c-di-GMP-I riboswitch aptamer from a Clostridiaceae bacterium, 101 nucleotides, folded computationally.
RNA sequence: CACCGAUAAACGCAAACCGGACGAAAGACCGGGACGCAAAGCUAGAGGGCCUGUUCCAGUAGCCCCAUCAGGGCAUAAGGUAUUGGCAGCCAGUUACCGAA
Numbered sequence: 001c002a003c004c005g006a007u008a009a010a011c012g013c014a015a016a017c018c019g020g021a022c023g024a025a026a027g028a029c030c031g032g033g034a035c036g037c038a039a040a041g042c043u044a045g046a047g048g049g050c051c052u053g054u055u056c057c058a059g060u061a062g063c064c065c066c067a068u069c070a071g072g073g074c075a076u077a078a079g080g081u082a083u084u085g086g087c088a089g090c091c092a093g094u095u096a097c098c099g100a101a
Base pairs, nucleotide, nucleotide: 004099005098012037013036017032018031019030020029022027035089041094042093043092047091048090049087050086051085053083054082056080057079062074063073064072065071
């Protein structure tokens, strides 16, 4: 120095939930609170993934037009495209404290 990570030492962070306040939502902020975390520090302007809204495509159910069939229209859900906003406590990138084995 690199990997690695201890029932070491020092310093930290804070899930769910509750209260407040922001947002259409995802979600963020403040206070409380600790499930956990050796990067739970930073990066979401360029990697993947997830969430949210919208556009478009396509369209099972359903509804409608058509006497019926055929055909056509609208279209919730699941899916895809493009895009908006978010998530770093999903992976990733990057920087860093300590030093037993």